[in-house]
Molecule: Bacterial small signal recognition particle RNA
Organism: bacterium
RNA sequence: UCGCCGGCGUGGCGCAGCGGCGGCACCCGAACCAGGUCAGGGUCGGAAGACAGCAGCCUUAAGGGAGGACCGCCGGGUGCCGCCACCCACCGGCGGUGC
Numbered sequence: 001u002c003g004c005c006g007g008c009g010u011g012g013c014g015c016a017g018c019g020g021c022g023g024c025a026c027c028c029g030a031a032c033c034a035g036g037u038c039a040g041g042g043u044c045g046g047a048a049g050a051c052a053g054c055a056g057c058c059u060u061a062a063g064g065g066a067g068g069a070c071c072g073c074c075g076g077g078u079g080c081c082g083c084c085a086c087c088c089a090c091c092g093g094c095g096g097u098g099c
Stems, first nucleotide, its partner, number of pairs: 001096007009086006015079002018075006026065003034059004042051003
């Protein structure tokens, strides 16, 4: 000095991870405009009974709580990760040539 290989760096794809959102599971959660059961009381009935139904209780909706794992979506100045491509210069290895 040249060539090859690799590193550094860049881009794309993938993967992992981080953050956010949603779903699943758990808990709370309705005076009345959710459901079930409906004491009391009320209505109908000669009666037997029937009907509607407040409170209470139970289940849950909207919503909320805690937070372990799983699934999905979104995001990036996360990553000695994988593949491909690029790569002035710089670093390493091998080889050639010249002085």